[in-house]
RNA sequence: GUCCUCGUAAUUCAACGGAAGAAUAAGAGACUUCUAAGCUCUAAGUUGUAGGUUCGAUUCCUACCGAGGAUA
Numbered sequence: 001g002u003c004c005u006c007g008u009a010a011u012u013c014a015a016c017g018g019a020a021g022a023a024u025a026a027g028a029g030a031c032u033u034c035u036a037a038g039c040u041c042u043a044a045g046u047u048g049u050a051g052g053u054u055c056g057a058u059u060c061c062u063a064c065c066g067a068g069g070a071u072a
Base pairs, nucleotide, nucleotide: 001071002070003069004068005067006066007065010024011023012022013021018055026042027041028040029039048064049063050062051061052060
């Protein structure tokens, strides 16, 4: 250089065009003599960036950025 895969909450991952959810972590509550564990609740995302297609895009297309891999 060329090609392939990936980029979503603080972290690890879902969501095959109808508009984003779980677990862990964080905060609060209740329980407990106190802590931990378990229970209940809460908040947290411009879905890497910019365009395009579409009534509608995390999803499809293009370019760029970043990570990993293959090839010489």